[in-house]
Context: one part of a larger RNA
RNA sequence: UGACGGGGACCCGCACAAGCGGUGGAGCAUGUGGUUUAAUUCGAAGCAACGCGAAGAACCUUACCAGGUCUUGACAUCCCUUUGACCGGUCCGUAACGGGGCCUUUCCUUCGGGACAGAGGAGACAGGUGGUGCAUGGUUGUCGUCAGCUCGUGUCGUGAGAUGUUGGGUUAAGUCCCGCAACGAGCGCAACCCUUACCUUCAGUAGCCAGCGAGUAGCGUCGGGCACUCUGGAGGGACUGCCAGGGACAACCUGGAGGAAGGUGGGGAUGACGUCAAAUCAUCAUGCCCCUUAUGAUCUGGGCUACACACGUGCUACAAUGGCGUAAACAAAGGGAAGCGACCAUGUGAAUGCGAGCAAAUCUCAAAAAUAACGUCUCAGUUCGGAUUGUAGUCUGCAACUCGACUACAUGAAGCUGGAAUCGCUAGUAAUCGCGAAUCAGAAUGUCGCGGUGAAUACGUUCCCGGGUCUUGUACA
Numbered sequence: 001u002g003a004c005g006g007g008g009a010c011c012c013g014c015a016c017a018a019g020c021g022g023u024g025g026a027g028c029a030u031g032u033g034g035u036u037u038a039a040u041u042c043g044a045a046g047c048a049a050c051g052c053g054a055a056g057a058a059c060c061u062u063a064c065c066a067g068g069u070c071u072u073g074a075c076a077u078c079c080c081u082u083u084g085a086c087c088g089g090u091c092c093g094u095a096a097c098g099g100g101g102c103c104u105u106u107c108c109u110u111c112g113g114g115a116c117a118g119a120g121g122a123g124a125c126a127g128g129u130g131g132u133g134c135a136u137g138g139u140u141g142u143c144g145u146c147a148g149c150u151c152g153u154g155u156c157g158u159g160a161g162a163u164g165u166u167g168g169g170u171u172a173a174g175u176c177c178c179g180c181a182a183c184g185a186g187c188g189c190a191a192c193c194c195u196u197a198c199c200u201u202c203a204g205u206a207g208c209c210a211g212c213g214a215g216u217a218g219c220g221u222c223g224g225g226c227a228c229u230c231u232g233g234a235g236g237g238a239c240u241g242c243c244a245g246g247g248a249c250a251a252c253c254u255g256g257a258g259g260a261a262g263g264u265g266g267g268g269a270u271g272a273c274g275u276c277a278a279a280u281c282a283u284c285a286u287g288c289c290c291c292u293u294a295u296g297a298u299c300u301g302g303g304c305u306a307c308a309c310a311c312g313u314g315c316u317a318c319a320a321u322g323g324c325g326u327a328a329a330c331a332a333a334g335g336g337a338a339g340c341g342a343c344c345a346u347g348u349g350a351a352u353g354c355g356a357g358c359a360a361a362u363c364u365c366a367a368a369a370a371u372a373a374c375g376u377c378u379c380a381g382u383u384c385g386g387a388u389u390g391u392a393g394u395c396u397g398c399a400a401c402u403c404g405a406c407u408a409c410a411u412g413a414a415g416c417u418g419g420a421a422u423c424g425c426u427a428g429u430a431a432u433c434g435c436g437a438a439u440c441a442g443a444a445u446g447u448c449g450c451g452g453u454g455a456a457u458a459c460g461u462u463c464c465c466g467g468g469u470c471u472u473g474u475a476c477a
């Protein structure tokens, strides 16, 4: 100087407390361990691995296994020989790839050859999701959006170092004020950026319709208009600016006015010096080591989907604040051409047939659902719950057996609120209700977004956990 203390002081955080809803019990989904297996590819491991890499394993993916094949190779550059092709079509053969046959078929030229492509050959080489993340780059997690981490000059100390950065206040903040052997500065904080909440102005179609007119069963449908809603450019607006009190006449704090918004208005992006030999050689790049008729390449089939069990994360429930039926209402944000697909018709339905319109503020996905109204059920393992199973189908796709999603009918399991323990959340939040997108042929209860309805509680900092500052002790470095 740090680190540590079941030392001290002060402060903060959904850390506790006060509340609300969960997990742990059930069924299922998904990930992991274990076991099994020819293989169940590999990685991730307290917080910070476990709906994680994977924004989507039937083949492919795919790295694993079994079997069949290839060896200058599936991919790149160079050399020699040879052909005029390559592509395409067709036939044979194979589990399939590989393999074999037939048809068709180049350009330039100084006629030497050249360009391009195929085949054959020799070697330099290719190739490796093989090893090492404890050889590395790059990227990322975490402490933590915590308020810290340092430097120059000066001063003090023999020195390691100290000071500044400590102290009195204050703040979300090393934020600011005052003081001080310190005076300044840098990386962080804040601000500048995006979005949301209010207003003005400009613009007015594909959006809108107040007034005027036309038309209709009805509809901005048409003429017209841009007032309003809205869209998207440019501005304004919030700064402790104003008032009162407190404070040291400071920083600042408390209350108030005005205001759409008040003291950082809400949300996002933004992550200092460093810690964990943290993660990743399987995104990529890369040193060294290893394989080179195989640890490379290709094909078919299988596996990654197994199942006495254990754990994590979720979904659905156990019901009456509910289930079911009927007929009504109100979003936002997105996607669409090998696409979204209306209307009409058929089917109980998943869907199918036809195919209008739309590269979309025009057309379409598209029905929002909880909610309100009426009716029914009356506390039951039930008109709760839907697992499991049977049959018949729909769709995607060469192909749904291993191993897809969905539909109809039938079946109707566990489950009556969950032990010890444990998690999230402070406001348009929790809880609850639907909608969309990426990936994607098909395949979400996951992920990322969007809006609808919309709470309770916070006395407080004694305690648990984590963090910051000062101080003290030390068998630690």
Stems, first nucleotide, its partner, number of pairs: 001477002003474003007471007015461002019425005026316008034307002042053002064302007073125001077124002079121006088103005106115003127291002130289003136285002138280003141276001143274001148187006154163003167178003193268004198236007207226003212223003239262001242256005318418001322377005328371001334365003339358002344353003384415001389410007431453007